[in-house]
RNA sequence: UGAGUAAGCUGGGUGAUCGCGGGUACCAGGCCGAAAGGUGGUGCCUGAGGAAAGUCCGAGCUCCGCAGGGCAGGGUGCUGGGUAACACCCAGUGGGGGCGACCCUAAGGAAAGUGCCACAGAAACAAACCGCCACAUUGGUGGCAAGGGUGGAACGGUGCGGUAAGAGCGCACCAGCGGCCGGGUGACCGGCCGGCUAGGUAAACCCCACCUGGAGCAAGACCGAAUAGGGGAGCGGCAGGGCGGCCCGUCCUGCUCCCGGGUAAGGUCGCACGAGAUGUCAGGGCAACCGGCGUCCCAGAUAGAUGAUCAUCCAAGACAGAACUCGGCUUACAGGUUUACUCACGGC
RNA sequence: GGCCCCAUGGUCAAGCGGUCUAAGACACCGCCCUUUCACGGCGGUAACCCGGGUUCGAAUCCCGGUGGGGUCA
Numbered sequence: 001u002g003a004g005u006a007a008g009c010u011g012g013g014u015g016a017u018c019g020c021g022g023g024u025a026c027c028a029g030g031c032c033g034a035a036a037g038g039u040g041g042u043g044c045c046u047g048a049g050g051a052a053a054g055u056c057c058g059a060g061c062u063c064c065g066c067a068g069g070g071c072a073g074g075g076u077g078c079u080g081g082g083u084a085a086c087a088c089c090c091a092g093u094g095g096g097g098g099c100g101a102c103c104c105u106a107a108g109g110a111a112a113g114u115g116c117c118a119c120a121g122a123a124a125c126a127a128a129c130c131g132c133c134a135c136a137u138u139g140g141u142g143g144c145a146a147g148g149g150u151g152g153a154a155c156g157g158u159g160c161g162g163u164a165a166g167a168g169c170g171c172a173c174c175a176g177c178g179g180c181c182g183g184g185u186g187a188c189c190g191g192c193c194g195g196c197u198a199g200g201u202a203a204a205c206c207c208c209a210c211c212u213g214g215a216g217c218a219a220g221a222c223c224g225a226a227u228a229g230g231g232g233a234g235c236g237g238c239a240g241g242g243c244g245g246c247c248c249g250u251c252c253u254g255c256u257c258c259c260g261g262g263u264a265a266g267g268u269c270g271c272a273c274g275a276g277a278u279g280u281c282a283g284g285g286c287a288a289c290c291g292g293c294g295u296c297c298c299a300g301a302u303a304g305a306u307g308a309u310c311a312u313c314c315a316a317g318a319c320a321g322a323a324c325u326c327g328g329c330u331u332a333c334a335g336g337u338u339u340a341c342u343c344a345c346g347g348c
Numbered sequence: 349g350g351c352c353c354c355a356u357g358g359u360c361a362a363g364c365g366g367u368c369u370a371a372g373a374c375a376c377c378g379c380c381c382u383u384u385c386a387c388g389g390c391g392g393u394a395a396c397c398c399g400g401g402u403u404c405g406a407a408u409c410c411c412g413g414u415g416g417g418g419u420c421a
Stems, first nucleotide, its partner, number of pairs: 001344010012313007020047008030039003049319001053330002056328005061216004068248004073212005078092005093107001094105004108207002113205002115201003129148002131144005156174006175197001177194007220269004230259006239253005276296006283290002314317001349420007358374003366404001376392005397413005
């Protein structure tokens, strides 16, 4: 200098004017509404994202009386750790790719059982078409699986010996399986020995281990005039009905006692202080993460605000807009920028 | 905003791991029949929403995306 790999950051800035949502202080005690409740003016503060998106996982929260047990169903699937939890993250193991930095990996079990393996091929799981050998002599009987052929896949592979021909029949190396020893928390790795061998498919049924009740803020709670209903507690377990797959179980109707409250339109809350953000430590840990201390409050609408105009600067601005809230994943994304590392070439 | 479903020629649709080179109907094109048109007969054109993965093999199974539809006050 060129080509790359990994991990981050940023993703228009500044100023002026006008406007909108929220909060707060002061002023006003008026207006709207049947009520609950809502609303004004001025000043100050504040007002989208790394993905706010897809709604794909996991939770918080709320209701289904409780969220209990079993079956069914669903999900996850190398090991260890992190976490509120996860299908996420970190560190490793095995396999694959790259010269390398590094990247990818749904990766339990196919000697528990069942199914499937089209066409071709003799045969797709325990086979003999061509072939080889021996004996008969040609139409046969017996042995074999080296070679050919089919196929994605052919009953361990290569080589030497051996044989009538052959064959793990014997041997060496390699793959696989089983046992023992050593290392590791473990996945697994290394060594030795053994008999020689058992096809693939579980993102087919299934088996094993672990997890799992359902619905979702349009969940739900409270307030409220009129109309007339209802609500709670206890007892009991016979009959009927319900608990959104079924059973056990349990609840209601039933009886007794007590209480004023319940539902739709409407209004208020849920709803913004939280698994929070950020800085730091000779902190613990390889890391994810955890702990201590300090600082900060960071949109909260309900027809839905976050905008418009002007000036100016540059590299001329991509993907894109909150709606109950978090932790992840996935997808979209112009440009700028930082750090570490690899390879090639050249110079000193 | 939440939840759920679907996608195969121009249209309606069958197929749900393999002779798929993808059935059928309507539509379209050509030929035959008819004096001509229609009906009828024969033949033809035309499709698995997109990208990855599993498998020897994917329209079908799995994952991600795109588009469309339904429902909840």
This is a predicted complex of two RNAs, RNase P RNA and transfer RNA, with 421 nucleotides together. It holds a member of the Rfam family "Bacterial RNase P class A". Rfam links the family to the GO terms tRNA processing, ribonuclease P activity and dimeric ribonuclease P complex. Rfam describes the family as follows. Ribonuclease P (RNase P) is a ubiquitous endoribonuclease, found in archaea, bacteria and eukarya as well as chloroplasts and mitochondria.